Predicted 3D model of a 534-nucleotide part of an RNA (large-subunit ribosomal RNA, domain I) from a Saprospiraceae bacterium.
It matches the Rfam family "Bacterial large subunit ribosomal RNA". Rfam links the family to the GO terms structural constituent of ribosome and ribosome.
The prediction has a mean pLDDT of 83.
Taxonomically the source falls in Saprospiraceae (Bacteria, Pseudomonadati, Bacteroidota, Saprospirales).
Context: one part of a larger RNA
RNA sequence: GGCGUAUGGGGGAUGCCUAGGCUCUCAGAGAUGACGAAGGACGUGGUAAGCUGCGAAAAGCCGCGGGGAGGUGCAAACGACCUGUGAUCCGUGGAUGUCCGAAUGGGGCAACCUGGUGCCGUGAAGCGGCAUCGUUCCGAGCGAUCGGGACAGCAACCCGGGGAACUGAAACAUCUAAGUACCCGGAGGAGGAGAAAACAAUAGUGAUUCCGUGAGUAGUGGCGAGCGAAAGCGGAGGAGCCCAAACCCUGGUGCAUGCACUGGGGGGUUGAAGGACCUGCGCAAGGGAUGUCGUGACGAAGUGGAAUGAGUUUGGAAAACUCAACCGUAGAGGGUGAAAGUCCCGUACACGCAAGGAGCGACAUUUGGCGGGGAUCCUGAGUAGGGCGGGGCCGGAGAAACCCUGUCUGAAUCAGCCAGCACCAUCUGGCAAGGCUAAAUACUCCUGAGAGACCGAUAGUGAAGUAGUACCGUGAGGGAAAGGUGAAAAGGACCGCGAGCAGCGGAGUUAAAAGACCCUGAAACCAUACGCCU
Numbered sequence: 001g002g003c004g005u006a007u008g009g010g011g012g013a014u015g016c017c018u019a020g021g022c023u024c025u026c027a028g029a030g031a032u033g034a035c036g037a038a039g040g041a042c043g044u045g046g047u048a049a050g051c052u053g054c055g056a057a058a059a060g061c062c063g064c065g066g067g068g069a070g071g072u073g074c075a076a077a078c079g080a081c082c083u084g085u086g087a088u089c090c091g092u093g094g095a096u097g098u099c100c101g102a103a104u105g106g107g108g109c110a111a112c113c114u115g116g117u118g119c120c121g122u123g124a125a126g127c128g129g130c131a132u133c134g135u136u137c138c139g140a141g142c143g144a145u146c147g148g149g150a151c152a153g154c155a156a157c158c159c160g161g162g163g164a165a166c167u168g169a170a171a172c173a174u175c176u177a178a179g180u181a182c183c184c185g186g187a188g189g190a191g192g193a194g195a196a197a198a199c200a201a202u203a204g205u206g207a208u209u210c211c212g213u214g215a216g217u218a219g220u221g222g223c224g225a226g227c228g229a230a231a232g233c234g235g236a237g238g239a240g241c242c243c244a245a246a247c248c249c250u251g252g253u254g255c256a257u258g259c260a261c262u263g264g265g266g267g268g269u270u271g272a273a274g275g276a277c278c279u280g281c282g283c284a285a286g287g288g289a290u291g292u293c294g295u296g297a298c299g300a301a302g303u304g305g306a307a308u309g310a311g312u313u314u315g316g317a318a319a320a321c322u323c324a325a326c327c328g329u330a331g332a333g334g335g336u337g338a339a340a341g342u343c344c345c346g347u348a349c350a351c352g353c354a355a356g357g358a359g360c361g362a363c364a365u366u367u368g369g370c371g372g373g374g375a376u377c378c379u380g381a382g383u384a385g386g387g388c389g390g391g392g393c394c395g396g397a398g399a400a401a402c403c404c405u406g407u408c409u410g411a412a413u414c415a416g417c418c419a420g421c422a423c424c425a426u427c428u429g430g431c432a433a434g435g436c437u438a439a440a441u442a443c444u445c446c447u448g449a450g451a452g453a454c455c456g457a458u459a460g461u462g463a464a465g466u467a468g469u470a471c472c473g474u475g476a477g478g479g480a481a482a483g484g485u486g487a488a489a490a491g492g493a494c495c496g497c498g499a500g501c502a503g504c505g506g507a508g509u510u511a512a513a514a515g516a517c518c519c520u521g522a523a524a525c526c527a528u529a530c531g532c533c534u
Stems, first nucleotide, its partner, number of pairs: 001533009015519001016484002020455002022452007029444002032152001039100003042055003046078002050074002061094006070082003105114003115133007134151007157188001158186005168175001172222001198205002209236005219227002240436003243380001247266009271414001273379004277373005287367009298356001302351003308324004313320001325342002327331001333345003385409008395421001416431005471478002491518001494506004
C1' cells in the first nucleotide's frame, strides 16, 4: 500500500407519510369603484422581529341571529385579565377606517410638500381642528350656478382600431407563418350576430348562433409550399319587435307676410307590397312589459341523528384475535397509542333560518285590432351604382359576381329598386341606404360539493415553512433552498468530570432514545481493530 471482516463516523438515497399541488365534473358566481376601489405605505399587542387581523374607536367597537364553556390568532412562557348578567367562536348587518393610489384644491421623486373658502379653539396675528374646492359629458337655467352620469380595477372568454418577425416554401421576392404574437379602445356575464334588398332552382326553405355531416369536397395556389368554403341534411335552441316618412294636432326661432329651421303628441312600420287618405266593422276577452302588494320553492351560521360488550389472548397501547351481541334510508370518509358500521367527528335521513329570492296570485299603469276602395301622397341620398387605389370572402385581378371604402363622381322613387358569380334577356327570390332583441355558444381570478389506472418533497405550482420571500440586477427583470422526535414533551430532575449556559459519563423518561443536527438511514468518502498478501 492492497484485499477482507467487524465497529463507527460521514452523507441523506430508499421506504413509508402528507399539511401542498395537478387535471377534471356538477352547481354557483363573474361581485368592485368619487359613499374613494383594486393594490399598497405607515401604524396597531403588557412584553412583539415576521405572518395574520385590524385602522388613531387600530389581533378590535355596536345590533341581531347561532352556540354553550371555556377564552385573550400563528405561538410557548410570564404577567394581567375576560366569561352562565352567556365570553371566545360562527353567520349577518352596521360603526370606525391614518396616508398613498382613478386620486380629484395646487404641486410632487406614490405614501410627501403647500393653498383658497366657510365654521370653530379665540378677539387680532400666528398655530391648530372640521368641512369643502378635479376634469369631462348630459339635463335645467338669460346667467351665476345647480342636479345627474363617467373616469379606475378585473384571470380567461368577446367585439372593435392598429399589427410584426422568426419560420415554411428544403435558397427567396408573390405566398406562408397570420390577421397569429403584441399594443390600444370598449362591453358583459357572456360578447358578437340576428328577423332576408337571404338562400335556392322550375321543387322549395323561411332571423341569428353552436355542434355533426357535407369535406380536405367545390375551389384557390411562384397551380409550389400551402390555403380551403357554401348550400343541403342531422341535431342543440327557438321569439320576435321598435323607429324615420306621408297625414293630423300643437309650440318655438329667424327673416318679414310665406318661406326656412326646429321641439312635443298622435299616426305608422311592409314585399301575396304596406301605410297615409276615404269608408265599413270592432273596442273587450285574453296576451306582453313595468311598478306595488301578497305568497313563496330555495336560502347564513346551525340542530337532531341508530347500534358493543367481555376476555388470566398478543401487545407499550386494541380498533387486532377469540367469544357472544346489535344498528342499518347510516358498511362515504376522517380521527382515536395498531387494523372500529355500533368510541369521537361525521354519514343516510329529518329539521331550522335573517338578508335575499325564481315562480305564482292580485291591483295599477301602459302596449298591441279586422276588412273594402284605389285618384293623390309616403316608404331611410352625397345613398345605390360607377372610375381609380386598397381591403374582406374558398377566390393571390382573374371571365370575378358579392361586401367594406381613401379619392373623384353620382341615380331611380312602386309603371320603382336589388340579387340569383362578367354581361344581356326571360324567369325566380327579395325591398338596401335607421334601430333593438332571450336561448342554444366561449371562458374560469373566484365559491361550494365531488372525482382521479394524477404527483408524493430533485416529484407535484416557482412556492407543502415569514415565497414571488431571501438573494441577484441601476433597471426591465431573474429568482431559490428549506417537510417528518414521540401515542403523549413524558423535551432528560438530580449527581459527577469540566473554565463552562460546551461537551461527556451516570441517573431518570419512553414500547424504543426516536434526544430536538431528532422516522427509516443506502452509496461515495474517512477512521479504528484484526486477518491475509506484497